The part of an RNA shown here (small-subunit ribosomal RNA, central domain) has 352 nucleotides and comes from an uncultured prokaryote. The prediction has a mean pLDDT of 86.

Context: one part of a larger RNA
RNA sequence: CUGGGCGUAAAGGGCGUGUAGGCGGACUGUUAAGCAGGAGGUGAAAGCCCGGGGCUCAACCCCGGAAGUGCUUUCGGAACUGCCAGUCUUGAGAGGGUCAGGGGCCAGCGGAAUUCCAGGUGUAGAGGUGAAAUUCGUAGAUAUCUGGAGGAACACCGGCGGCGAAAGCGGCUCACUGGUGCCAUACUGACGCUGAGGCGCGAAAGCGUGGGUAGCAAACAGGAUUAGAUACCCUGGUAGUCCACGCCGUAAACGAUGAGUGCUAGUCGUCAGCGGGCAUGCCCGUUCUUCGGUGUCGCAGCUAACGCGUUAAGCAUUCCGCCUGGGGAGUACGGUCGCAAGACUAAAACUC
Repeated sequence: CUGGGCGUAAAGGGCGUGUAGGCGGACUGUUAAGCAGGAGGUGAAAGCCCGGGGCUCAACCCCGGAAGUGCUUUCGGAACUGCCAGUCUUGAGAGGGUCAGGGGCCAGCGGAAUUCCAGGUGUAGAGGUGAAAUUCGUAGAUAUCUGGAGGAACACCGGCGGCGAAAGCGGCUCACUGGUGCCAUACUGACGCUGAGGCGCGAAAGCGUGGGUAGCAAACAGGAUUAGAUACCCUGGUAGUCCACGCCGUAAACGAUGAGUGCUAGUCGUCAGCGGGCAUGCCCGUUCUUCGGUGUCGCAGCUAACGCGUUAAGCAUUCCGCCUGGGGAGUACGGUCGCAAGACUAAAACUC
């Protein structure tokens, strides 16, 4: 450089934003860089290839030809790509109307439950387990009632239902705020797609400083079990879990399936929509037809099979990332980042 690949065999970057770059809609004209054609020059000799010849043959040598995919000049060409000029609306965006939503962030509020504290009633047990014991209780526990404190999480609704780029998001209300969809279309006129680097976001655990701590609970202690039991079970219990600010940057970060666009049978749901009723939030009905989302099955096609199947793993196309036998190893060394833990980048010897 090329080929073949990436759901499960090795292989899709955790996700976004976007720089360079790559790629890019319809029509007309121009140009002639790419492109295609003719001609000229050059492409040394030797070698390779073809024809012929000389050593008795051959190797070897000699002569002629062809070739030398290339470079350059010139002439004419203009379909396609590019440049330039102009036009367009289907891609993209945007003004108007409208719908849904646990999308984000800030503040406030609420009830149930656990625990603790105070008081009332009340008396001998309560807890816990396979069975027990550690533990709590006559200094009055457990149970029950009243009042109070505090922290964390929000039952039912709740749904293979919704929203978000992913991580993720669920009591109620206000303020601020992002995105999507639908309906008609004034408007801009290719403004687009992808995206090496870069930048930002990024569960849990962990780290720093300060706060908070009800429940739970690594570590730890005790009781059991056991041959032992550094476990599983039980009683306790500290970090942590929570908040603020700052780090970390990893996950089976999974649909184990990168993003965009176009095309290719259907089927049954569902979300949003529409109409009505009561009444202001629910209930009933309705098309699910078009558009968008989310599920089930399935034709063609694809697949090693499993399976995928308009939400493709089908048919095409553009751009990025990645793979190249197992182990050694996601390790060593070096570098960058980090407070650290460590992360990222990433070999080789050797061995099968």